SAM riboswitch aptamer (S box leader) from an uncultured Flavobacteriales bacterium, 106 nucleotides, folded computationally. The sequence was found by an Rfam model in a public genome assembly. The prediction has a mean pLDDT of 79.

RNA sequence: UACUUAUCAAGAAAGGUGGAGGGAAAGGCCCUUUGAUACCUUGGCAACCUGUUGGAUUUCUUCAAGGUGCCAAUUCCCGUUUCGAAGCAUCGAAACAAGAUGAGUC
Numbered sequence: 001u002a003c004u005u006a007u008c009a010a011g012a013a014a015g016g017u018g019g020a021g022g023g024a025a026a027g028g029c030c031c032u033u034u035g036a037u038a039c040c041u042u043g044g045c046a047a048c049c050u051g052u053u054g055g056a057u058u059u060c061u062u063c064a065a066g067g068u069g070c071c072a073a074u075u076c077c078c079g080u081u082u083c084g085a086a087g088c089a090u091c092g093a094a095a096c097a098a099g100a101u102g103a104g105u106c
Base pairs, nucleotide, nucleotide: 002105003104004103005102006101007100008099013042014041015040016039017038021031022030023029027077028076043071044070045069048067049066050064051063054060075098079096080095081094082093083092084091085090
């Protein structure tokens, strides 16, 4: 880098450095000199892998937090197809696409 698979409506911020952009991409809508994004320190959330308790037999369950991850807004919203409502502006549902993270394979 590519492929497979699971999840994505919940949850969780203070300080320091620094000084203008940032939220993946176009658009919308937002955040931001009351200091964003980024980096560092400390703290926290969660429980994918992992270990562990009890069932059970390959799926439940208790606890922990070693490896990741995360700590504005549903993945901030969207794109395509189908269906329904509606009647030109939209709304809702499902599937797919795109993306993020974990685990695995080449």